Predicted 3D model of a 73-nucleotide RNA (transfer RNA) from a Candidatus Gastranaerophilales bacterium. Model confidence (mean pLDDT): 81 of 100. It matches the Rfam family "tRNA". About the family: Transfer RNA (tRNA) molecules are approximately 80 nucleotides in length. NCBI's taxonomy places the organism under Bacteria, Bacillati, Candidatus Melainabacteria, Candidatus Gastranaerophilales. The sequence was found in a public genome assembly.
[in-house]
RNA sequence: UCCUCCAUAGCUCAGUUGAUAGAGCGCUUGGCUUUGGCCUAAGAGGUCGCAGGUUUGAGUCCUGCUGGAGGAG
Numbered sequence: 001u002c003c004u005c006c007a008u009a010g011c012u013c014a015g016u017u018g019a020u021a022g023a024g025c026g027c028u029u030g031g032c033u034u035u036g037g038c039c040u041a042a043g044a045g046g047u048c049g050c051a052g053g054u055u056u057g058a059g060u061c062c063u064g065c066u067g068g069a070g071g072a073g
Stems, first nucleotide, its partner, number of pairs: 001072007010025004019056001027043005049065005
């Protein structure tokens, strides 16, 4: 320098053919318990890495950039 892949909740990851952003664990609160844990019910938590473009509509498609992993020279 070039090629491929990845970036979504605190963590690990889904998200189909573009149409209301989700799960498990964790966290908070209630119930249960002498207390804690287990169990159980509910809740909070996201400008989907950044900036543009296409579109009625973008996590999803296109371009550039940043960071990470692998490969070629």